[in-house]
RNA sequence: CCCCCGUGGACGAACGGUUAAGUCACUGCUCUUUCAAAGCGGAGAUGCGAGUUCAAUUCUCGUCGGGGGAA
Repeated sequence: CCCCCGUGGACGAACGGUUAAGUCACUGCUCUUUCAAAGCGGAGAUGCGAGUUCAAUUCUCGUCGGGGGAA
């Protein structure tokens, strides 16, 4: 200098347009003598800052962090 990535605790979806999906974990209730399992619920996220747009997780710029490449 170039390319890719960054979304709940973990993993991981989302043509610029529904309340940001799902799995595991956490948690409440039911069940059970209890635990586990199972069933029904709940909380929790777009790295940060600007821009474009009626509308941005998505597009643009900057910045921070991670990975890779060239030298």

RNAcentral holds the sequence, with entries from GtRNAdb. The RNA shown here (transfer RNA) has 71 nucleotides and comes from Nostoc sp. PCC 7107. Rfam family: tRNA. Rfam describes the family as follows. Transfer RNA (tRNA) molecules are approximately 80 nucleotides in length. Rfam classes the family as a transfer RNA. A source record names the gene tRNA-Glu-TTC-1-1.